[in-house]
This is a predicted complex of two RNAs, RNase P RNA and transfer RNA, with 431 nucleotides together. Model confidence (mean pLDDT): 79 of 100. It holds a member of the Rfam family "Bacterial RNase P class A". Rfam classes the family as a ribozyme. From the family's description: Ribonuclease P (RNase P) is a ubiquitous endoribonuclease, found in archaea, bacteria and eukarya as well as chloroplasts and mitochondria.
RNA sequence: GAAGCCCGCCAGACUGCCGCUGGUGCAUCACCCGAAAGGGCGCACUGGAGGAACGUCCGGACUGCACAGGGCAGCGUAGCAGCUAACAGCUGUCCACUGAAAGCCUGCGGCGCAAGCAACAGGUAUAAGGUGAGGAUCAGAGCAACAGAGACGAGCCGAUUAAGUUCGGGUGAAACGGGCAAUCUCUACGCGCAGCAAUACCAAGUAGGCACACGUUGACGGGGCCCCCGGAGUGUGCGGGUAGGUAGCACCGAGCCGUUGGGUGACCAGCGGCCCAGAGUAAUGGCAGUCACUUCUGCUGGCCCGCAAGGGCUGGUGGUUGCACAGAAUCCGGCUUAUCGGUGGGCUUCACAC
RNA sequence: CCACCCGUAGCUCAGCUGGAUAGAGCGAUGCCCUCCGGAGGCAUAGGUCACAGGUUCGACUCCUGUCGGGUGGGCCA
Numbered sequence: 001g002a003a004g005c006c007c008g009c010c011a012g013a014c015u016g017c018c019g020c021u022g023g024u025g026c027a028u029c030a031c032c033c034g035a036a037a038g039g040g041c042g043c044a045c046u047g048g049a050g051g052a053a054c055g056u057c058c059g060g061a062c063u064g065c066a067c068a069g070g071g072c073a074g075c076g077u078a079g080c081a082g083c084u085a086a087c088a089g090c091u092g093u094c095c096a097c098u099g100a101a102a103g104c105c106u107g108c109g110g111c112g113c114a115a116g117c118a119a120c121a122g123g124u125a126u127a128a129g130g131u132g133a134g135g136a137u138c139a140g141a142g143c144a145a146c147a148g149a150g151a152c153g154a155g156c157c158g159a160u161u162a163a164g165u166u167c168g169g170g171u172g173a174a175a176c177g178g179g180c181a182a183u184c185u186c187u188a189c190g191c192g193c194a195g196c197a198a199u200a201c202c203a204a205g206u207a208g209g210c211a212c213a214c215g216u217u218g219a220c221g222g223g224g225c226c227c228c229c230g231g232a233g234u235g236u237g238c239g240g241g242u243a244g245g246u247a248g249c250a251c252c253g254a255g256c257c258g259u260u261g262g263g264u265g266a267c268c269a270g271c272g273g274c275c276c277a278g279a280g281u282a283a284u285g286g287c288a289g290u291c292a293c294u295u296c297u298g299c300u301g302g303c304c305c306g307c308a309a310g311g312g313c314u315g316g317u318g319g320u321u322g323c324a325c326a327g328a329a330u331c332c333g334g335c336u337u338a339u340c341g342g343u344g345g346g347c348u349u350c351a352c353a354c
Numbered sequence: 355c356c357a358c359c360c361g362u363a364g365c366u367c368a369g370c371u372g373g374a375u376a377g378a379g380c381g382a383u384g385c386c387c388u389c390c391g392g393a394g395g396c397a398u399a400g401g402u403c404a405c406a407g408g409u410u411c412g413a414c415u416c417c418u419g420u421c422g423g424g425u426g427g428g429c430c431a
Stems, first nucleotide, its partner, number of pairs: 001350010012291007020048007031040003050325001055335001057334005062195004069227004074191005079093005094134001095132004103124005110117002135186002140184002142180002152177001156169004199247004209238006220230003240430002255274008293322001296319010355427007364380004373411001382398005404420005
C1' cells in the first nucleotide's frame, strides 16, 4: 500500500422564554375536586427515554396458591470445562464444516526468437474470521419418491475356489455397512402452578336474592392425573351491583461510576464516590438565538488538466434542510429484530521499501 | 399479562404421519351455441405455497427467527 475480517463509542451542544410530569424539604390556617376513601392548590431545591425503551423469545426477582412433599404424564436442554441469582445466555477449549479478487500449482489455446510470462481458464491448501439443534442408531420401532434385478430382511446375477472362499455388478443421495433421532424413542439433567388485571387494604353499592345440580359414603381447592394435604360449602343459569382510591411502584439495588488486586477469559473480590425517569389513557415538549455537522443551491477567490468548450481539487460567503430506527408501563439478566450517519481501535494474508 | 390460531391462483378453501408437473369451486380470457345476451359446452392463462435461514438425498408439510392478521381469559356478591 491492497484486500478480507472483528470489537467498541456517539446518537448534536449551549443560552433564554413558555409549558408537561414526578421527588424531597418547609408550610399544611384557608381554599378546590369528590358521596366517601382519597387527591390537589403555595414556596424552595431537584429529576425526567433507548441502544434497542421494540418484539415478548428464554431466564430470574417478587406475589399468591399449602414454608410446594412423592409418582406418572408433559415440556425444555444436550461435545468438554467454567461463569452466573438463573438461563436456551456468556467465556475458554476440542471436533466438523466453511472461509480470498491475495498466495501456490497447471495450461495442447494466447504473448514471446527463446528462456519464459499469466490478464484469463482450471485446480488446490489455508489465514484472520464465521457457522454448528455437535448425548445415543449393538435397547426397540419407523422412513427412504424416481431410477434400479435388489432399498434395509437378506438375498440375486456373473466369474472364481477344496470351501458362501474370494472378486465384480451399469442405477441411485445411499447397495449390505450404513443414513435419518429439527421421526417415535432411550439416556442424563432441569421445571409444582399462575401471573402486577399477581397480590394486600380502604370506600361505595346491593335483592350477600331465586332456580337446578353435586356434597363429611368428602363436593370443591392445591390451574393435567394419582397419592397426599386442606376441606364445608361448590358449580351453572337468571337477576342485582360497581367501572372509585391507596399500596405493590421506582427503590440501597444480582444498582451506577472510578480505582486496585485475582483470573487466558466470561467474571469475582476490596476500597472510594453517587442516588439516577416513572404515568395510570399514560409526562419527557414548543418557540427564538449562537456554534458544530449534514443535504441541496446562488455568488465568488486560488490551483491543476485542456487550443477551446468545459472538467477536477480546495477555500470564503448567503440561502435552505434537521427526515436513522424508534417512545419506558412491576423490575432486572440475556437473546432476536430495526437502524441515516460519524468516529476510535485491533487481527490476518499478500506485495513493496529499508 | 397469559394462552392459542391463521397466511396456498383475483376470491373462498383442499393438500401438511416429507416423495405430484401443488389442486377444487367461483371468477377471468378465447372459441362453439344464439338474431343478441344469459345459461350450457370445450379450451387456456393465472402460484416466490407470507418472508428468511436451517435439517434432510428430497420441505407447502419438520425446526428456528421475522412480518402481517385474528380469537379467547381474568371485578363484587